The RNA shown here (Bacterial RNase P class A) has 387 nucleotides and comes from a Spirochaetota bacterium.
It was read from a public genome assembly, where an Rfam model found it.
Rfam family: Bacterial RNase P class A. The family's RNA type in Rfam is ribozyme. From the family's description: Ribonuclease P (RNase P) is a ubiquitous endoribonuclease, found in archaea, bacteria and eukarya as well as chloroplasts and mitochondria.
[in-house]
RNA sequence: AGGACGAACCGGAUUGCCGCUGCGUUUUGAUGAACUCAGAGGAAAGUCCGGGCUCGAUAGAGCACAGUGCCGGUUAAUGGCCGGGGGCAGGUCCGGAUACGGACUUGUUACAGCUAGCGCAACAGAAAGCAAACCGCCCUGCUGCUUGUGGCAAUAGGGUAAGGGUGAAAGGGUGGGGUAAAAGCCCACCGCAUUUGUGGCAACACGGAUGGCUAGGCAAGCCUCACUGCGAGUAAAACCAAACAGCAGGAUUGCUGCUCGCAAACAUCCUGCGGGUAGGUUGCUAAAGCCAUGCAGUAAUGUAUGGCAUAGAUGGAUGGCAAUCACCGUGCCCGCGCAAAACACGCGGACACGGGACAGAACCCGGCUUACAGGUUCGUCCUUUUU
Numbered sequence: 001a002g003g004a005c006g007a008a009c010c011g012g013a014u015u016g017c018c019g020c021u022g023c024g025u026u027u028u029g030a031u032g033a034a035c036u037c038a039g040a041g042g043a044a045a046g047u048c049c050g051g052g053c054u055c056g057a058u059a060g061a062g063c064a065c066a067g068u069g070c071c072g073g074u075u076a077a078u079g080g081c082c083g084g085g086g087g088c089a090g091g092u093c094c095g096g097a098u099a100c101g102g103a104c105u106u107g108u109u110a111c112a113g114c115u116a117g118c119g120c121a122a123c124a125g126a127a128a129g130c131a132a133a134c135c136g137c138c139c140u141g142c143u144g145c146u147u148g149u150g151g152c153a154a155u156a157g158g159g160u161a162a163g164g165g166u167g168a169a170a171g172g173g174u175g176g177g178g179u180a181a182a183a184g185c186c187c188a189c190c191g192c193a194u195u196u197g198u199g200g201c202a203a204c205a206c207g208g209a210u211g212g213c214u215a216g217g218c219a220a221g222c223c224u225c226a227c228u229g230c231g232a233g234u235a236a237a238a239c240c241a242a243a244c245a246g247c248a249g250g251a252u253u254g255c256u257g258c259u260c261g262c263a264a265a266c267a268u269c270c271u272g273c274g275g276g277u278a279g280g281u282u283g284c285u286a287a288a289g290c291c292a293u294g295c296a297g298u299a300a301u302g303u304a305u306g307g308c309a310u311a312g313a314u315g316g317a318u319g320g321c322a323a324u325c326a327c328c329g330u331g332c333c334c335g336c337g338c339a340a341a342a343c344a345c346g347c348g349g350a351c352a353c354g355g356g357a358c359a360g361a362a363c364c365c366g367g368c369u370u371a372c373a374g375g376u377u378c379g380u381c382c383u384u385u386u387u
Base pairs, nucleotide, nucleotide: 001383002382003381004380005379006378007377008376009375010374012325013324014323015322016321017320018319020039021038022037024035025034026033027032041358045369046368048367049366050365051364052363053233054232055231056230060260061259062258063257065229066228067227068226069225070084071083072082073081074080085111086109087108088107089106090105091104092103093102094101095100112224113223117222118221119218120217134164135163136160137159138158139157140156141155143153144152145151146150172190173189174188175187176186177185191213192211193210194209195208196207197206198205199204237282238281239280240279246273247272248271249270250269251268253263254262255261289308290307291306292305293304294303295302296301327355328354329353330352331351333349334348335347336346337345
């Protein structure tokens, strides 16, 4: 300098004219009229989580089912967020012959349990859960060839798992000794098991001692363990107004998928035919709200003081036009330099042309995920060049 990946933020402003909705003020017979103020996002999307709220309901228990799963903190709560630990994948530096170890740092993590039980692993391979020998290595014997205390070929018996092969994975690893050839057979270091000390709230980390040593994978396989979860949902529900005409068949109530329990009871529900009415108010926006400063805390966050008032529609408002400015891109010109033979590169200015993404509140809030023209910032890695 270029590229890739990840994360965070912005993603327009002002003026004028006309139009729409809401609160308020004035006026009016009257939402008729006038005026001030306010009026769609970072995701409003998805409906994937968690709640607030409403009803069942007076309020529960068990099972089933579903979800979460390292430790600690935070929160109304969560599968969120913050911090820490372990594993895995890298980067830089240091030590070491190697295996490996230490420090810092980036990313990621579906990180409870395989000695409670059961199950799965194609093909290849000798062998994939109690073992095993395909090639090979070594020893002994017989036979043949060659030739000389040796070698080659084939075969029988015995030993072996260090070397090679298959595989995602093959029974601890590296090095040395030792052996007929080998092997924890022995040794050093690492690993593992038992035991124990220190630090830490903890997950865990760092040591000591003893021992040659018992070591596969999958639980996003069934399962086991711990914790959490009543159900339905704003078309929930509450109130006012209007109207009413039933008939036939069926079930035997609600909470609830089942059981207990509680409540209700001639109520309630389902299907078909047929008749009448259907307009409003609340819920509906002062919220676990937002902003600033201080204090506590590594942080998430909490707390104190002060300030603000920031849509509430219901066939569903929040817009249209014009001008100027800002931002970005391209082209050409001018000036300057960090650049320089020239061209190119960087910064600034003028002119012209062009650009504006994803996308619309519907009870509210906290998260997660997805989409996004253009721009800014930060982090990690790779490549190239120079010193």